[in-house]
Molecule: Bacterial large signal recognition particle RNA
Organism: Paradesulfitobacterium ferrireducens
RNA sequence: UCGUGCUAGACGGGGAGGUAGCGGAUCCCUGUAACCCGUAAUCCGCUAAAGCGGGGUGGAAUUCCUGCGCGAGGGCUUCGCUUGUGGCGCAGCCUCCGGUUAUAGGCGAUGAGAUCUGGGUCUUGCGCAACAGGACUCUUCGAACCGUGUCAGGUCUUGACGGAAGCAGCACUAAGGAGUCAGUUCGGUGUGCCGCGAGGCUGCCUGGAUCGAGCCAGUUAACCGGGGAAACGGUCGGAAGCGAAUGUUCGGACAAAGGUGCACGG
Numbered sequence: 001u002c003g004u005g006c007u008a009g010a011c012g013g014g015g016a017g018g019u020a021g022c023g024g025a026u027c028c029c030u031g032u033a034a035c036c037c038g039u040a041a042u043c044c045g046c047u048a049a050a051g052c053g054g055g056g057u058g059g060a061a062u063u064c065c066u067g068c069g070c071g072a073g074g075g076c077u078u079c080g081c082u083u084g085u086g087g088c089g090c091a092g093c094c095u096c097c098g099g100u101u102a103u104a105g106g107c108g109a110u111g112a113g114a115u116c117u118g119g120g121u122c123u124u125g126c127g128c129a130a131c132a133g134g135a136c137u138c139u140u141c142g143a144a145c146c147g148u149g150u151c152a153g154g155u156c157u158u159g160a161c162g163g164a165a166g167c168a169g170c171a172c173u174a175a176g177g178a179g180u181c182a183g184u185u186c187g188g189u190g191u192g193c194c195g196c197g198a199g200g201c202u203g204c205c206u207g208g209a210u211c212g213a214g215c216c217a218g219u220u221a222a223c224c225g226g227g228g229a230a231a232c233g234g235u236c237g238g239a240a241g242c243g244a245a246u247g248u249u250c251g252g253a254c255a256a257a258g259g260u261g262c263a264c265g266g
Base pairs, nucleotide, nucleotide: 001266002265003264004263005262006261010057011056012030013029014028015027016026020047021046022045023044024043035055036054037053038052039051064259065258066257069254073250074249075248076247077245078244079243080242081241082240083239085237086236087235088234090233092232094228095227096226097225098224099223100222101221104219105216106215107214113211114210115209116208117207118206119205120204121203122199123198124197125196126195127194128192129191130189131188133186134185135184136183137182138179139178140177141176147172148171149170150169155164156163157162
């Protein structure tokens, strides 16, 4: 160096996710000459040499191993934008209350405003009146006998005069009933163009007297203070999507380099 046979390793890899971690199922990227069967998803197998069990192909290099380079793609971080969302109650915006001032406005010599004085409205007491009612006075009715008076007739009694009780009738009255012009009295009232007294005079209306130019804050505006609301604005947080990074991390494929056996024979 060539040939034959065999062995280690190989027959996809990576990212996300999940896991204490690794591999498998899932999604994505890349890639192919990229084996087959069994096994499992609320799971299965394993432990840094990190699927397991069985079979097959190919095999020491275009295919195995190592690091470097380049780099598809993914993750993370930061920043920006957009759209939802939660909290706060904060410069603003909105709204309510109070105050100050008086920009606009209104009133005012046909008298602002102030002072003095009177009255009314209001409350209360008393009186008077009105209204309705009760009681009494008043009028009238009102007892077969058991109310009163008078008691014809009759009855009783007496020698007689006389006496007694007493029905009907008549008159009167009690209880009670009815009426009631008027009077007295009692308590009452959704009553009053009434009188007197007291209170009140915060507010409102009004008469008179004096002085003589300001007055008002209902509306409006500014400012100050306090409260409310949370749509907008602000701020803090979180979510999704998109984009950027001369950030970071993992990294397929590729390129080039290096490394890796055993036996026999020529």